[in-house]
Predicted 3D model of a 522-nucleotide part of an RNA (small-subunit ribosomal RNA, 5' domain) from an uncultured bacterium. The full RNA is in RNAcentral, with records from ENA and SILVA.
Context: one part of a larger RNA
RNA sequence: GGAUGAACGCUGGCGGCGUGCCUUAGACAUGCAAGUCGAACGAAGCACCUUGCGCAGAUCGCUUCGGUGUGAAGCAAUAGGUGACUUAGUGGCGAACGGGUGAGUAACACGUGGGUGACCUGCCCCGAAGUGCGGCAUAACAGGGGGAAACUCCUGCUAAUCCCGCAUGUGCUCCCACCUCUUGUGGUGUGAGUAAAGAUUUAUCGCUUCGGGAUGGGCCCGCGGUCCAUCAGCUAGUUGGUAGGGUAAUGGCCUACCAAGGCGACGACGGGUAGCCGGCCUGAGAGGGCGACCGGCCACACUGGGACUGAGACACGGCCCAGACUCCUACGGGAGGCAGCAGUGGGGAAUAUUGCGCAAUGGGCGGAAGCCUGACGCAGCGACGCCGCGUGGGGGAUGACGGCCUUCGGGUUGUAAACCUCUUUCGCCAGGGACGAAGCGUGAGUGACGGUACCUGGAUAAGAAGCACCGGCCAACUACGUGCCAGCAGCCGCGGUAACACGUAGGGUGCGAGCGUUGUCC
Numbered sequence: 001g002g003a004u005g006a007a008c009g010c011u012g013g014c015g016g017c018g019u020g021c022c023u024u025a026g027a028c029a030u031g032c033a034a035g036u037c038g039a040a041c042g043a044a045g046c047a048c049c050u051u052g053c054g055c056a057g058a059u060c061g062c063u064u065c066g067g068u069g070u071g072a073a074g075c076a077a078u079a080g081g082u083g084a085c086u087u088a089g090u091g092g093c094g095a096a097c098g099g100g101u102g103a104g105u106a107a108c109a110c111g112u113g114g115g116u117g118a119c120c121u122g123c124c125c126c127g128a129a130g131u132g133c134g135g136c137a138u139a140a141c142a143g144g145g146g147g148a149a150a151c152u153c154c155u156g157c158u159a160a161u162c163c164c165g166c167a168u169g170u171g172c173u174c175c176c177a178c179c180u181c182u183u184g185u186g187g188u189g190u191g192a193g194u195a196a197a198g199a200u201u202u203a204u205c206g207c208u209u210c211g212g213g214a215u216g217g218g219c220c221c222g223c224g225g226u227c228c229a230u231c232a233g234c235u236a237g238u239u240g241g242u243a244g245g246g247u248a249a250u251g252g253c254c255u256a257c258c259a260a261g262g263c264g265a266c267g268a269c270g271g272g273u274a275g276c277c278g279g280c281c282u283g284a285g286a287g288g289g290c291g292a293c294c295g296g297c298c299a300c301a302c303u304g305g306g307a308c309u310g311a312g313a314c315a316c317g318g319c320c321c322a323g324a325c326u327c328c329u330a331c332g333g334g335a336g337g338c339a340g341c342a343g344u345g346g347g348g349a350a351u352a353u354u355g356c357g358c359a360a361u362g363g364g365c366g367g368a369a370g371c372c373u374g375a376c377g378c379a380g381c382g383a384c385g386c387c388g389c390g391u392g393g394g395g396g397a398u399g400a401c402g403g404c405c406u407u408c409g410g411g412u413u414g415u416a417a418a419c420c421u422c423u424u425u426c427g428c429c430a431g432g433g434a435c436g437a438a439g440c441g442u443g444a445g446u447g448a449c450g451g452u453a454c455c456u457g458g459a460u461a462a463g464a465a466g467c468a469c470c471g472g473c474c475a476a477c478u479a480c481g482u483g484c485c486a487g488c489a490g491c492c493g494c495g496g497u498a499a500c501a502c503g504u505a506g507g508g509u510g511c512g513a514g515c516g517u518u519g520u521c522c
Base pairs, nucleotide, nucleotide: 001522002521003520004519006518007517008516009515010514013389014388015387016386017385018384019382020381021347027344028343030342031341032340035093036092037091040090041089043087044086045085046083047082048081049080050079051076052075053074060069061068062067100300101299102298110224111223112222113221114220115219116218119217120216124213125212126211127210128209129208130207131206132166133165134164135163141156142155143154144153145152146151171194172193173192174191176189177188178187179186198205199204200203226272227271228270233263234262235261238260239259240258241257242256243255244254245253275297276296277295278294279290280289281288282287302323303322304321305320306319325336326335327334328333353379355378356377357376361375362373363372364371365370392422393421394420395419402413403412404411405410426463428458429457430456431455432454436449439446440445466511467510468509469508470507471492472491473490477506478505479504480503481502487494488493
């Protein structure tokens, strides 16, 4: 000098774009952050329609059950249908994305380049073939029971794109044989096994099997990037083999048996530290430092462990077990997990609103309308950073007053002010007022930001300057006070009675809505 997620002191007008718990991966009140589909399904409710009954008397009242009165709007459910309707439930898809954090990790975690004859891939695209016949349940619901609650048990009924069986087999899988190829690739043949579901607004959306693609992923390998040798030896599933298990898949991943190997000064093992990278800062570069924001990958979700479901998880807002903690309880038993967005208290030098909106972009579901979305878009707060703008322009000497200095003549503050004249950016007031809207919707219509930006008009210099420094380095000097005191200080050093170095004042210098200080890096 540059840089900073900064903090602190003094000061502070406006705007744009960014950015904001670096510390306790400490604890959390409250609200919200993942739902959706009625075009998969059965109910319940509501509304409407149909149907049946109804001057040959519905319905309702009284009744001695014989009747009697009432007199057209209704009544009935044992029926059927309709719905931009509501509610849970079954079923489907999503919930593995998106969002957060950096604890752990020195590792194939990451980066880069390869391999997979050792693999998977829902939704999407292309292609081939199919979608036949049957059956059993179970939620909801009804009835009953237990419990303070969370919830749960029994009995009975019912539907489906829920579940099951049979058939068919383009194909696919497996055994065997052969050819090819060489790790499990490609092909032929016999045999065995193996599919499906319907919905509606009738044209679509689905469903099953297979091949290919796309996308996303798993696994393996070469190379690369930290400190300590005051860590020198480490290792028993350890190293390899055989057989098997397991997985989508290779493998000591796991098991049994066999062998005795494997690693290491090219740093094993141990310890410390640390998420890695694109990049960011600095520097002429080489290099050094860093990994906040944004983007890619990884890891984690109160702590530890485990699997289930699924195309995908060993799953932040799922489940089970154990632990610590908190809460409820009728003491029998239950509930919870902000490293999501806000917010609270705590820690700290220090870091924001319990805001608005789904209008846009993106995501989930849906045929669609649409619903959901603290992703996101915006607004709020903070000079935290960068950038832009303003706090006025011109004239104005008797060089006014005042201040300070003085050799008492004067000098300086200083064209500075006053005064005259002009302008009105920004701010303020008033009027107008968007783009962002493509899309969706028959149509009317549909913008959180926002009455914002912007435009026009209006008034008035009117509302807007500070901070550090002035001994040398280093730009800027005098006076007074103080008297090795009080104090300053980055280094050299100032201060003990004439201090340009302390304190104040005047003046000056440098920056300027900032200026200084401190920390850290080059």